[in-house]
This record gives sequence, C1' cells and structure tokens, in this order.
RNA sequence: AAAGGGUAAACUCUGGGGAACCAGGGGACACAAAGCCACGGGUCCUUUCUGCAGAUCCAUCUCUCUGAGAAAGGAUAGCCGGGUUGCCGAA
Repeated sequence: AAAGGGUAAACUCUGGGGAACCAGGGGACACAAAGCCACGGGUCCUUUCUGCAGAUCCAUCUCUCUGAGAAAGGAUAGCCGGGUUGCCGAA
C1' cells in the first nucleotide's frame, strides 16, 4: 500500500442527575489513538462568600435579582497540552 475491522457529532427516543452532563436504542458529522487517565490550561454547571458593579426600592440601608471576583465541589479525554497502553502492515 491493501484488506479486515473499530469509534460515533448533531438530531431523536428511553432512563439517571439539582445542573453542566452521563448510560442505552436509533442515527453518522467526523476520527489513526475520537483507547484509557481530570495532572496543567480552557470552557461549562452547582454551592458558599464579597467593606465589588448594576437593577429594584428609595431619604438611606437591608432584602431580592443580574453581573463580576474568590473558594470548594463537579462536568468535559470529540477544546488544547501532558501521561499511559496499543491492532494490521506488501514492496
């Protein structure tokens, strides 16, 4: 090289979860590690906190809501890096 195979995005159905998301059926956009591992970064979710910002209210504050920041816990290996294992292979 060739051949045999493998995985399965979106969407959809069923189930699980508070959510991110996960498992199974259908389905194929893709993938040569789209096998495995949350170690670093990213993104997402939840909770808590704030002598931050805005809204609400308003004399002011509190409360409440939204955002931002921080911490903790979680999700993603088909976001990137890293680690680790590994199939076939002619001339």